A computed fold for a 543-nucleotide part of an RNA from an uncultured Erysipelotrichaceae bacterium, annotated as large-subunit ribosomal RNA, domain I. It was read from a public genome assembly. Rfam family: Bacterial large subunit ribosomal RNA. Model confidence (mean pLDDT): 84 of 100.
Context: one part of a larger RNA
RNA sequence: GGCGUACGGUGAAUGCCUUGGCAUUAAGAGCGGAUGAAGGACGCAACUAACGGCGAUACGCUUCGGGGAGUCGUAAGUAGACAAAGAUCCGAAGAUCUCCUAAUGGGGAAACCCGGUAUCCUUAAUCGGAUAUCAUAUCUUAAGUGAAUCCAUAGCUUUUGAUAGCGUAACCCGGGGAAUUGAAACAUCUUAGUACCCGGAGGAAAAGAAAAUAACAAUGAUUCCCUUAGUAGUGGCGAGCGAACAGGGAAGAGCCCAAACCAUCUUUAAGAUGGGGUUGUAGGACCAAAACAUAGUACUUAAACGAUCAGCAGAAUGAUAUUGAAAGAUCAACCACAGCAGGUGCAAGUCCUUUAUGCGAAGGUCGGAUAAGACUUAUUGGUAUCCUGAGUACAUCGGGACACGUGGAAUCCUGAUGGAAUCGACGAGGACCAUCUCGUAAGGCUAAAUACUCCUUAAUGACCGAUAGUGAACCAGUACCGUGAGGGAAAGGUGAAAAGAACCGCUGGCGCGGAGUGAAAUAGAACCUGAAACCGUAUGCUU
Repeated sequence: GGCGUACGGUGAAUGCCUUGGCAUUAAGAGCGGAUGAAGGACGCAACUAACGGCGAUACGCUUCGGGGAGUCGUAAGUAGACAAAGAUCCGAAGAUCUCCUAAUGGGGAAACCCGGUAUCCUUAAUCGGAUAUCAUAUCUUAAGUGAAUCCAUAGCUUUUGAUAGCGUAACCCGGGGAAUUGAAACAUCUUAGUACCCGGAGGAAAAGAAAAUAACAAUGAUUCCCUUAGUAGUGGCGAGCGAACAGGGAAGAGCCCAAACCAUCUUUAAGAUGGGGUUGUAGGACCAAAACAUAGUACUUAAACGAUCAGCAGAAUGAUAUUGAAAGAUCAACCACAGCAGGUGCAAGUCCUUUAUGCGAAGGUCGGAUAAGACUUAUUGGUAUCCUGAGUACAUCGGGACACGUGGAAUCCUGAUGGAAUCGACGAGGACCAUCUCGUAAGGCUAAAUACUCCUUAAUGACCGAUAGUGAACCAGUACCGUGAGGGAAAGGUGAAAAGAACCGCUGGCGCGGAGUGAAAUAGAACCUGAAACCGUAUGCUU
C1' cells in the first nucleotide's frame, strides 16, 4: 500500500408524516369607485425589528345580538392592566379612517412642494394655525355678457344639479389584426379572424318576435344540445375548409314607437306635448254601429315564509395485566336517525371536538307563493281619400362577411357614383324571367334555456406528498439578478410534554466529559429515520 472485519465521521438518499397545493361536485355570489376605489407609503403597542390588525378616536371607539371564564395577536419574557356590574372572543350595524393613487386647487422626481377664497383661533402687527372649499368634459338650471348684422341669435363667462374618468380572474360584444406553422419548397390557400392591442358592458353578454324557413305539404322570434354529417358543397378541386333544411330535446313571452287624424302650446318649425295607432287573411286613420267587460304585466311597494351572515342541545364503559403512555390485549357492559372525521403519551362508536337529529337572530343581505297600486288590453261593417320608417331599397365599380377562394353567385355589410316604387305597392324563394308560394325592409325593447369563476360555503378524489404538488407547505413574487421591460430561487419534521440539560470539570471560545431530564440524548436544538459516494480509527491476512 491492497483486501477484509469492527466501530466512527461526513453526507443526505430512503421510509413514515402533512400545515400546502391540484382537480372536481353542489349551492352562493358575480361588480367596486368622486360618500375618493383597487393598490400602496408612512405611522399606531410600556418594552416592538417583522408579519398580521388598525389609522392621529390608530393592537383600537359606539350600539345590538351571541357566548360564559379567563384575557392583553403571531410570541416566549418582564412590568402593568382588564374581567360574573359578563372581559377576551364571534356575528351585524355604525363612527373614526394620515398621505399617495382615477387623484380632481396648481405643480411634481408617487406617498412631496406651493397656493386662492370663506369663517375662526393666535399675535401689538406681520408670520403662523384650524375647518370647509376650489380639476376637466358632457348634459342640465338660472343669470350676465354678446359677433358677422339694426333687433336678435350663435358664442363666451358665472351658476344649479347630474353623469363620466379608474380598477377588476375568466366569460361577452365591437374596432384593429400578425407570424411561426401546414401545403413535406412556395405565392392563392392554411395557421386564423387565432395570438396580441384598443374600446365597451353585464351577471351574464350577444341574438330575438319573419321583407323567415320551406315546397304544392307545411312550420311559425331568439339561444343552446343531439342528430342531419365529415353529408351537400367549397378548394393551386392541393393542403385543407365545411354548412343548412327536416327530425329529437332544453327553455319558452311577447311587446313598444314613427306616421295618417284630432287637440293644446309655440320661437310658426325639418317644432313640442297629449290623444290616436302599430299590421300582411294586410292593418290603421276616416265614416257608421256596438261595448265599459274581460284578460294580463317583464313596473313600483309591501310581505307570510325560506335561505344566509354568530350560535345551542346532542346517546352510550368499566376493570385487570403489559407499557414511558392504552385508544391495542383479556374479562364483562352499553348507545346507535349518531360505527363521517379529527384529537387525546400506541390502534377510541360510548374521553374531547364533532357526527345523526332537533333548535336559534336584535340587525344586515338575498329569494319570495301572494297582495295592493300603477299600467296595458276587445268587436263588426263600409271603403272615395290619407298613412304604414328615402339619399333608403336597388344598380354599377371596389372590398368584406356568408362552409361558398368571382365563380352561373343568390343573400348580408358598405367606400365611390347614380338612384326607385308607395298597397293596382314592395321584398324573397341561390344568376335571370314567368307562374306560384311566403313575407312587409329601411325605428326600438325583451326573461329563460347558454358561457365563465378573482371570490364564499360545504364536500369529494384508483390526485401530489417537500427535486412531487402552485414559482411559493417555511414572513415568496421574498432573497437575489437586470439600466429596464423582466427573470426569479433555496429553505418542512427534537420530544407525549421543554421536562431545551441546574451544578461540577477542561477551554480564550467553539466544543467536550460528568451530573440531571426523558421510554429513548447515536431524540441535545447543525435535533425522526439516517443509504451511497468520500474520510478515518483499530485489527486479521497479504505485499